[in-house]
RNA sequence: UGCGCGGUGGAGAAGUAGUUAUCUCGUGGGUCUCAUAAUCCCAAGAUCGGGGGUUCGAAUCCCUCCCGCGCAA
Numbered sequence: 001u002g003c004g005c006g007g008u009g010g011a012g013a014a015g016u017a018g019u020u021a022u023c024u025c026g027u028g029g030g031u032c033u034c035a036u037a038a039u040c041c042c043a044a045g046a047u048c049g050g051g052g053g054u055u056c057g058a059a060u061c062c063c064u065c066c067c068g069c070g071c072a073a
Stems, first nucleotide, its partner, number of pairs: 001072007010025004027043004049065005
């Protein structure tokens, strides 16, 4: 420098056929217990790496930039 893959709550992952983002763990509260853990119930927490564009509508399509990994030179 070129090509490919990836960036989504605190952590890990799904969603890339465009229509108000889902799951697991964790966290807080409650339930249960003599108590703790487990169980069960509830809640908070990401507008999707930054910016721009297309569209009625974008995590999803297009352009550009940033970061990480791999391959080639």
Predicted 3D model of a 73-nucleotide RNA (transfer RNA) from a Bacteroidota bacterium. It matches the Rfam family "tRNA". RNAcentral holds the sequence, with entries from ENA. Lineage of the source: Bacteria > Pseudomonadati > Bacteroidota.